[in-house]
RNA sequence: CGCGGGGUAGCUCAGUUGGCAGAGCGCCGGACUCAUAAUCCGAAUGUCGCUGGUUCGAAUCCAGCCCCCGCAA
Numbered sequence: 001c002g003c004g005g006g007g008u009a010g011c012u013c014a015g016u017u018g019g020c021a022g023a024g025c026g027c028c029g030g031a032c033u034c035a036u037a038a039u040c041c042g043a044a045u046g047u048c049g050c051u052g053g054u055u056c057g058a059a060u061c062c063a064g065c066c067c068c069c070g071c072a073a
Stems, first nucleotide, its partner, number of pairs: 002071006010025004019056001028042004049065005
């Protein structure tokens, strides 16, 4: 340098034909308990890797770039 896969909440990951950004776990507050765990209720949390383009509208499509993993050389 070439090819493929990936980058979304603190972590692991979804996200359908382009139309509200989500789940589980965790964290915080509360209930329950003598207390803890378990269980239940509630709340908070995002530059969707970056920049630009297309579009009424982009996590999603297009281009370039950055990072991680693998293959080939």
A computed fold for a 73-nucleotide RNA from Methylophilus sp. VKM B-3414, annotated as transfer RNA. The coordinates come from a structure-prediction model, not an experiment, and the mean pLDDT is 81. Rfam family: tRNA. By type it is a transfer RNA. The sequence is in RNAcentral, with records from ENA. Lineage of the source: Bacteria > Pseudomonadati > Betaproteobacteria > Nitrosomonadales > Methylophilus.